[in-house]
RNAcentral holds the full RNA, with entries from SILVA.
This is a predicted structure of a 532-nucleotide part of an RNA (small-subunit ribosomal RNA, 5' domain) from a metagenome.
Context: one part of a larger RNA
RNA sequence: GAACGAACGCUGGCGGCGCGUUUUAAGCAUGCAAGUCGAACGGUAUAUGGAAGCUUGCUUCCAUAGAGAGUGGCGAACGGUGAGUAACACGUAGGUAAUCUACCUCUGGAUGGGGGAUAGUCCACGGAAACGUGGUGUAAUACCGCAUGAUCUCUGUAUUCGUAAAGUUUAUGGAGGAAAGGUGCAAUUGUACCGUCUAGAGAUGAGCCUGCGGUCCAUUAGCUUGUUGGUGGGGUAAAGGCCUACCAAGGCGACGAUGGAUAGCCGGCCUGAGAGGGUGAACGGCCACACUGGGACUGAGACACGGCCCAGACUCCUACGGGAGGCAGCAGCUAAGAAUCUUCCGCAAUGGGCGAAAGCCUGACGGAGCGACGCCGCGUGGACGAGGAAGGCCGAAAGGUUGUAAAGUCCUUUUCUUAGGGAAGAAUAAAGCGAAGAGUGGAAUGCUUCGCAGAUGACAUUAACUUUGGAAUAAGCCCCGGCCAAUUACGUGCCAGCAGCCGCGGUAAUACGUAUGGGGCGAGCGUUGUUC
Numbered sequence: 001g002a003a004c005g006a007a008c009g010c011u012g013g014c015g016g017c018g019c020g021u022u023u024u025a026a027g028c029a030u031g032c033a034a035g036u037c038g039a040a041c042g043g044u045a046u047a048u049g050g051a052a053g054c055u056u057g058c059u060u061c062c063a064u065a066g067a068g069a070g071u072g073g074c075g076a077a078c079g080g081u082g083a084g085u086a087a088c089a090c091g092u093a094g095g096u097a098a099u100c101u102a103c104c105u106c107u108g109g110a111u112g113g114g115g116g117a118u119a120g121u122c123c124a125c126g127g128a129a130a131c132g133u134g135g136u137g138u139a140a141u142a143c144c145g146c147a148u149g150a151u152c153u154c155u156g157u158a159u160u161c162g163u164a165a166a167g168u169u170u171a172u173g174g175a176g177g178a179a180a181g182g183u184g185c186a187a188u189u190g191u192a193c194c195g196u197c198u199a200g201a202g203a204u205g206a207g208c209c210u211g212c213g214g215u216c217c218a219u220u221a222g223c224u225u226g227u228u229g230g231u232g233g234g235g236u237a238a239a240g241g242c243c244u245a246c247c248a249a250g251g252c253g254a255c256g257a258u259g260g261a262u263a264g265c266c267g268g269c270c271u272g273a274g275a276g277g278g279u280g281a282a283c284g285g286c287c288a289c290a291c292u293g294g295g296a297c298u299g300a301g302a303c304a305c306g307g308c309c310c311a312g313a314c315u316c317c318u319a320c321g322g323g324a325g326g327c328a329g330c331a332g333c334u335a336a337g338a339a340u341c342u343u344c345c346g347c348a349a350u351g352g353g354c355g356a357a358a359g360c361c362u363g364a365c366g367g368a369g370c371g372a373c374g375c376c377g378c379g380u381g382g383a384c385g386a387g388g389a390a391g392g393c394c395g396a397a398a399g400g401u402u403g404u405a406a407a408g409u410c411c412u413u414u415u416c417u418u419a420g421g422g423a424a425g426a427a428u429a430a431a432g433c434g435a436a437g438a439g440u441g442g443a444a445u446g447c448u449u450c451g452c453a454g455a456u457g458a459c460a461u462u463a464a465c466u467u468u469g470g471a472a473u474a475a476g477c478c479c480c481g482g483c484c485a486a487u488u489a490c491g492u493g494c495c496a497g498c499a500g501c502c503g504c505g506g507u508a509a510u511a512c513g514u515a516u517g518g519g520g521c522g523a524g525c526g527u528u529g530u531u532c
Stems, first nucleotide, its partner, number of pairs: 001532004006528005013378006019371002021336001026334003030331003035074003040071002046065009080289003090213007099206002104202008112146001114144002122135005152176007161167001181194005215261003222252003227249008264286004268279004291312005314325004342368001344367003350364001351362004381411004391402004416469001419466002425459001432452006476521005481502003488515004497504002
């Protein structure tokens, strides 16, 4: 000199864009943060209308609408934090002839025919609650057989290509394994769309393996028994001591093993001419974690923050028998600390989940609020105005200085204030109208393309603009001995104090305190801390 997720002191007008618990991975009241689908299913409470019965205000039936709960499907594997981790965790370059991939796209084929349950409901019962037990009985795109089935899987034979080796292509034989319906339109068949099953390819996302790279300590020198390798077996989507039985005795290490300390890694960020040094806040990628430790289940995907089970610590409820919970989601509270915000608005946009769609959900996200925490921009007025008012300060006086500074005169209105209308962010969706096309069909709905028209704004009293009024609403902080730009007077008297270093202060202190004057920066200025 530059920089900062900064803090402290004094001061503080506005706007834009960013950033905001670096400490205790400490504990948490309250609300919200993951739902959705009735076009998968049985159907109810209830409401409206109608009919019947009569006990005249309730029973039953029919039609329409239909909450909550339940079965089922898909989603719940996003957002937060940095504890752990010195490791194939990360970065980079490769491998997978050792693998998987829901939804999506493209291509081919299929969707036949059956069965038994169960939740909900109803009845009864237990319990303070959480919740549970028995019986009756019902549905499905829930569950289970059967049929058929290929270029699928397993396996035999032959063959092609290729490798270090498991592999690959083709032909042929054997064995095995699927499925679910819903809605619209027609009305006897059917047909369109959405689904379901199977096979291949793609895309996307992951798993695993390898070379190289990036901390400190040798006042850590030896470490290792599933350890190192082999064979058989098991296990996994998949190679492998991943696991297991047996066999061999290996494997690592001064090119630093093992142990200890510290630490998430990177793109980047800061500094620097660069080389380098420091760092890993925000944003993006990867990893790890979810009160602590362990475990699996479901699923395409988890060993799963707002799922389950066990153990532990803590908190809460209890009828003492037993139960409930997990903010390192968004706000917010307590504690800690030098220190870090609103228990806000909205799904209008972007994106995500579900749904045929309308739509619903979304503390992701879009916005607003608070904080000079940072960067950038603007303003706090402009012109004229005296050989120069008053006051202050200095000087013995003359005078000097503050100083065109003020007053005064003439202007301007960025800002501010009053009032007003007022963009862009909204793309188009559904339903609708018109035209054309492809193909099937007896036809219609439907499908594709084009055109018309078509609702929706949290921000928001928005931005920008016009208008009213008036210099009106707006300047401080540090320094003045040298380094280092800018001095005089008074007070004090090695006292009080200053200080980054040198050093000032013991009676004329340009170094302390105050004042005048001056210098620097300016809505900031200084100090402290840290890095280069």

Notes:
The coordinates come from a structure-prediction model, not an experiment, and the mean pLDDT is 81.